[in-house]
RNA sequence: GUGAUAGCGGCGCGCUACACAUGCAAGUCGAGCGAGAAAGGGCUUCGGCCCCGGUACAGCGGCGCACGGGUGAGUAACGCGUAGGUAAUCUGCCCCUCGGCGGGGGAUAACCUUCCGAAAGGAGGGCUAAUACCGCAUGAGACCACGGCCUGAAAUGGCUGCGGUUAAAGCUGGCCUCUUCAUGAAAGCUGGCACCGGAGGAUGAGCCUGCGUCCCAUCAGCUAGUUGGUAGGGUAACGGCCUACCAAGGCGAAGACGGGUAGCUGGUCUGAGAGGAUGAUCAGCCACACUGGAACUGAGACACGGUCCAGACUCCUACGGGAGGCAGCAGUGGGGAAUCUUGCGCAAUGGGCGAAAUGCCUGACGCAGCGACGCCGCGUGAGCGAUGAAGGCCUUAGGGUUGUAAAGCUCUGUGGAGAGGGACGAAUAAGCACGAGCGAAUACCUCGUGUGAUGACGGUACCUUUUUAGCAAGCACCGGCUAACUCUGUGCCAGCAGCCGCGGUAAGACAGAGGGUGCAAACGUUGUUCGGAAUUACUGGGCGUAAAGCGCGUGUAGGCUGUUGCGAAAGUCGGGUGUGAAAUCCCUGGGCUCAACCCAGGAAGUGCACUCGAAACUACGCGACUUGAGUCUCGGAGAGGGAAGCGGAAUUCUGGGUGUAGAGGUGAAAUUCGUAGAUAUCCAGAGGAACACCAGUGGCGAAGGCGGCUUCCUGGACGAUCACUGACGCUGAUGCACGAAAGCGUGGGGAUCAAACAGGAUUAGAUACCCUGGUAGUCCACGCCGUAAACGAUGAUAACUCGCUGUUGGCGAUACACAGUCAGCGGCUUAGCGAAAGCGUUAAGUUAUCCACCUGGGGAGUACGCUCGCAAGAGUGAAACUCAAAGGAAUUGACGGGGGCCCGCACAAGCGGAGGAACAUGUGGUUUAAUUCGAUGAUACGCGAGGAACCUUACCUGGGCUUAAAUGUGCUAUGACCGCCGGAGAAAUCUGGCUUUUCGCAAGAACAGAGUACAAGGUGCUGCAUGGUUGUCGUCAGCUCGUGCCGUGAGGUGUCGGGUUAAGUCCCAUAACGAGCGCAACCCUUAUGAUUAGUUGCUAACAGGUCAAGCUGAGGACUCUAGUCAGACUGCCACCGUAAGGUGUGAGGAAGGUGGGGAUGACGUCAAAUCAGCACGGCCCUUAUGUCCAGGGCUACACACGUGUAACAAUGGCCGAUACAGAGGGCAGCCACCCCGCGAGGGGUAGCUAAUCCGGAAAAGUCGGUCUCAGUUCGGAUCGGAGUCUGCAACCCGACUCCGUGAAGCUGGAUUCGCUAGUAAUCGCGCAUCAGCCAUGGCGCGGUGAAUACGUUCCCGGGCCUUGUACACACCGCCCGUCAAACCAUGGGAGCCGAGGGUACCUGAAGUCUGUGACCGCAAGGAGCGGCCUAGGGUAAAAAAGAACA
Repeated sequence: GUGAUAGCGGCGCGCUACACAUGCAAGUCGAGCGAGAAAGGGCUUCGGCCCCGGUACAGCGGCGCACGGGUGAGUAACGCGUAGGUAAUCUGCCCCUCGGCGGGGGAUAACCUUCCGAAAGGAGGGCUAAUACCGCAUGAGACCACGGCCUGAAAUGGCUGCGGUUAAAGCUGGCCUCUUCAUGAAAGCUGGCACCGGAGGAUGAGCCUGCGUCCCAUCAGCUAGUUGGUAGGGUAACGGCCUACCAAGGCGAAGACGGGUAGCUGGUCUGAGAGGAUGAUCAGCCACACUGGAACUGAGACACGGUCCAGACUCCUACGGGAGGCAGCAGUGGGGAAUCUUGCGCAAUGGGCGAAAUGCCUGACGCAGCGACGCCGCGUGAGCGAUGAAGGCCUUAGGGUUGUAAAGCUCUGUGGAGAGGGACGAAUAAGCACGAGCGAAUACCUCGUGUGAUGACGGUACCUUUUUAGCAAGCACCGGCUAACUCUGUGCCAGCAGCCGCGGUAAGACAGAGGGUGCAAACGUUGUUCGGAAUUACUGGGCGUAAAGCGCGUGUAGGCUGUUGCGAAAGUCGGGUGUGAAAUCCCUGGGCUCAACCCAGGAAGUGCACUCGAAACUACGCGACUUGAGUCUCGGAGAGGGAAGCGGAAUUCUGGGUGUAGAGGUGAAAUUCGUAGAUAUCCAGAGGAACACCAGUGGCGAAGGCGGCUUCCUGGACGAUCACUGACGCUGAUGCACGAAAGCGUGGGGAUCAAACAGGAUUAGAUACCCUGGUAGUCCACGCCGUAAACGAUGAUAACUCGCUGUUGGCGAUACACAGUCAGCGGCUUAGCGAAAGCGUUAAGUUAUCCACCUGGGGAGUACGCUCGCAAGAGUGAAACUCAAAGGAAUUGACGGGGGCCCGCACAAGCGGAGGAACAUGUGGUUUAAUUCGAUGAUACGCGAGGAACCUUACCUGGGCUUAAAUGUGCUAUGACCGCCGGAGAAAUCUGGCUUUUCGCAAGAACAGAGUACAAGGUGCUGCAUGGUUGUCGUCAGCUCGUGCCGUGAGGUGUCGGGUUAAGUCCCAUAACGAGCGCAACCCUUAUGAUUAGUUGCUAACAGGUCAAGCUGAGGACUCUAGUCAGACUGCCACCGUAAGGUGUGAGGAAGGUGGGGAUGACGUCAAAUCAGCACGGCCCUUAUGUCCAGGGCUACACACGUGUAACAAUGGCCGAUACAGAGGGCAGCCACCCCGCGAGGGGUAGCUAAUCCGGAAAAGUCGGUCUCAGUUCGGAUCGGAGUCUGCAACCCGACUCCGUGAAGCUGGAUUCGCUAGUAAUCGCGCAUCAGCCAUGGCGCGGUGAAUACGUUCCCGGGCCUUGUACACACCGCCCGUCAAACCAUGGGAGCCGAGGGUACCUGAAGUCUGUGACCGCAAGGAGCGGCCUAGGGUAAAAAAGAACA
């Protein structure tokens, strides 16, 4: 300030240099002077007189107007602050003191008069006064010139002599003691106020100086009055302040000059402080007064309410000319988000004038008004009051909360309203009385005491009294930070948001409500400042990897500097003095009822100056020392540097010989070379470049860097000796030198290699990687460039702080070894440090000194500017804008076309399939009135569905119903309901007729429907609100915990390592020791045996019996059935192994190393699936999204996919004969057997609720026959006809049978699936669902019965360890660049615009100064004119900054 809200009071505070209407804000003195009304009143003889009144107005004169009040534009400055100086100064009024105030003169306003002008105003003539003006006299003194003396560092200071110059004004009281006139006056006396000249004081002012006082160096050089001197002028005063001349200085990295911004301070806000920010009110200083310039007057001004000039603007005008300046108080307009009344009063305080006054003036000031703008205080009631009222909100419906809150009862009366009283602020002035002083005086005057008028605020504060709980509460917030939680609405919408972030249908975050929290006449928001932020680090930070060590050296300024003595005292320390204004802050006390506020006293003011001391430390001066540093002597090491020369190997090329068809190159090739002879090989030659082995975390160098050998020149380091110098040292801004590679210039050289370029390949492309060529360049000389991940990402120097180990060079008289020592180069480690990883005597440890550098990411090392460069470019180096991070180290995962180990029908090795055709079935799509819904990579697709003709059924069409189907409970009444018959209808349904209760003595009960009440119903939505269940990783071997230990922590360890295993299975080792969920085992089944039990099963022996047959007696031996046990554990043996364990055609055994199979699925993952199995929160529908019925649909069909069936045939088809299972099912059932039918089936009729009877035939197989390679005697789709069965009903839309028809298909592309043994393959059988069945599906059962596995490189999935990571929704991740469009910000940009400054030139007002001055004047002097300077105006060229446009 704004918003809505608002009861009272006190104290404070309240527009921006834009323009201003109106009023007021500075006058006063008659005791300086002259003049002097009108109106009014009274009297009147009407002539006039008197009063007001010597009043008002005006003038001369004096003082004031330079104070007070306003504002902050300018100013980066002696402007301000602080401390000083003035021996370089002034000071009206005031105080003290000394001396004086004599005597003259001439004017001039007012006034009168003439005139000009619209006005403002002006001109001429005439009169007059003064405390106005001017001479003369006097000169204590002052000033000037010269001389002398004194002080002092110095003199411009002091004293003094002589000469010269220089003053005044009166006004007003009182008194007669003396003199004169004589009621009383004058002189005089005595006062007061003025006046003049000095001396001093006080106050105020001027000037000078030290120190302090914002940002930019992308402003680095600035300066001609500039710096100094001499002389002069000027000023109150020093001074280039000004002028002339002379000299060439002055300032600057401790920031000159330039640019930007800004009044400074006491203080204020903040902060623990140090600091940071700020400069409202109050106080001090400065500056300004429409803008710019100038002087006058004056003690003081270059003057806010004065003058002159110029400019802009406004106003008046008769157009000739004039007037004006609110940044004084109010007020107006404009601007702005925004800042007040055209108030009252001089009562108080203060100021001006005055001798004084009840004097005048005072928008200073005191008050009031407006504004919650701030601070402070008060109130809006207090006590009791539980049926915890009603209402609201929530609810698990029980209740909770609002809430003692309300109501009700009893009180109080601040504020408000009415009435009455009523201040403090006032001190004294004049006057009067008394006393004292002066004096001749009882005058006057002054002072003291007493008395003594005066209040704007205001009838206000305050007090008393009356009145009624009556008239007085809001604002923000409630996800975390941060005190305060629920419901409803909304549905990434609307909205919120200070940061994190909320909102996509269950929002404590949006909006409303209820409730709550906080503050309260206020509350919140926005802006700003400090704090938190140790986030600019002085107090108090950093720089290996987070931002940050210059690439390296040398060295200037600067900073720092060894031991010791003496001196002085600059820093330092202590004491004292002065100052540090007041106010403020702090402390104490006091005054308003308290407080805010105000008053008094004290303290503080960390500073500055002066002074007196101290002498440890630093600096300084003079000495001394040797350990720092350096030098001499001796010695060895070295790719240190420069120059010259020499050498061999190799590549290439050239010549010649031999020799022949290839060579070369690659993953594979091709371009290329080669029959014109390549490659290969031998000999010879040319030329350039580089120096194998030695060679080494070896050496040297400041760094860059340095590698064949020899010679010359040359730098440094190291060791030994301990002679010399005597702090000579360290660091190092600016500067200077060096500085890889590439690049540039000039000239050489050019073998190899090789950017660019060309070709060949690779590839989707391949401007790449690979190959063949190939030019700059690579090499040399000279000159540039000056940068690199120039890295140890670690500046230099010095000291100190455990050790172990390796190596290079030297030393200890020789040699070797060990130990030692000095200087280097490495590894590990202690303390310590570190965010960690790590560093650790070569520190990143502990210290000292100096330098460089950093301050969130991006923009950007970019732009602009400047410097350097031939260029390339380098150096220096921003901002706008944008983000809520960027980053470091480490952790756990996940991932990798990273590594190691291991597993799995994962690959490989095999067998059989799918993918092609036909059909079945599911899905997508399409279609449709509807084709109900769900499932969708693996982990949807013969899946939910283990049975869609109706039903199912959820879908569509049409027709009905509305408490409605079923059920339960309570109540009411009834006695029916059901059933039968008829009509309408597609049916549901509607309707007509007939018939009609039971039990009990009773009460009543049962039943039935009806009515009624309560509870409806929904396959509607949300599987991303859920429960439950399920799939998958995966039957993979993992997942965790306790305690301990390690780590700042996340976390690690355990669970890692070595072995072993199917297994985190076990063993060993081990800062781990144990444990849990998983693994395994325990369970079921199967394989062997024993035992028990024998019916419906079995039949060896005995007996009977049949065509045959356990058919019968009988039996338990066998098979079998089903209970209980046994058995297998690497237990035994051999070998290997420490062990765990492994190996073996081992033994034994039915079975051998988890025997086979099943059940069993850790922590978790996929917001996986399911709201349509069920359950359930929320939402939605309620004559419908509920419900009933009929018909239709879910069965559609150009197409695509998945899963299957049966084939394509001879290992087969067909015909005939014949053998052997297991498991399961059966009463609305299975159905033997008999008859009929070609058959599906039909008709009869036993048995069986099942080890009893039935389905029931097992099939492949075996034996025999036929077919003979063909679209067939393969294959069976499709279609026609005729039937059977189920069922209310087979049209859409069933299965089966018979006859006929006889499609595609001849083994299937890319690709892909299953399976490791009783497995695959193949063969049939059964069951569930079920009236029937679209079943070729699903779930089971047995029969026949293989092949192959070298192996783990590869594909897929998984486990463990390790590694990298910028991923964590975790590689289906993350992320980069171009392009397109739009927009935002910035740079450049041809140009364009205005403002400021400087330079040059022209012009030049007013005015000071100066010259002149024939005009005026007696004169002094002046008018006038000229000159210098300048404001302003104009012109020109250039520079710098800025704006707009875009």